Model confidence (mean pLDDT): 84 of 100. This is a predicted structure of a 72-nucleotide RNA (transfer RNA) from Labilithrix sp.
[in-house]
RNA sequence: UGCGGAGUAGAGCAGGAGAAGCUCGCUUGGCUCAUAACCAAGAGGUCGCGUGUGCAAGUCACGCCUCCGCAA
Numbered sequence: 001u002g003c004g005g006a007g008u009a010g011a012g013c014a015g016g017a018g019a020a021g022c023u024c025g026c027u028u029g030g031c032u033c034a035u036a037a038c039c040a041a042g043a044g045g046u047c048g049c050g051u052g053u054g055c056a057a058g059u060c061a062c063g064c065c066u067c068c069g070c071a072a
Base pairs, nucleotide, nucleotide: 001071002070003069004068005067006066007065010024011023012022013021018055026042027041028040029039030038048064049063050062051061052060
């Protein structure tokens, strides 16, 4: 420098136009003599940053940034 992949809740990941969910973690309550386990509820997201297309963008297009891999 070129090509490809990835960026979404504290962590790991789904979602590929109709507007965001799963597991773990966290908080509260239940259960227990108590803790763990288990059960229930809850909080937590400007979907990497912008621009564009479109009635509507996490999703599509373009630019940029970061990480990983390949080639030179």

Its Rfam family is "tRNA". By type it is a transfer RNA. Rfam links the family to the GO term triplet codon-amino acid adaptor activity. From the family's description: Transfer RNA (tRNA) molecules are approximately 80 nucleotides in length. NCBI's taxonomy places the organism under Bacteria, Pseudomonadati, Polyangia, Labilitrichaceae, Labilithrix.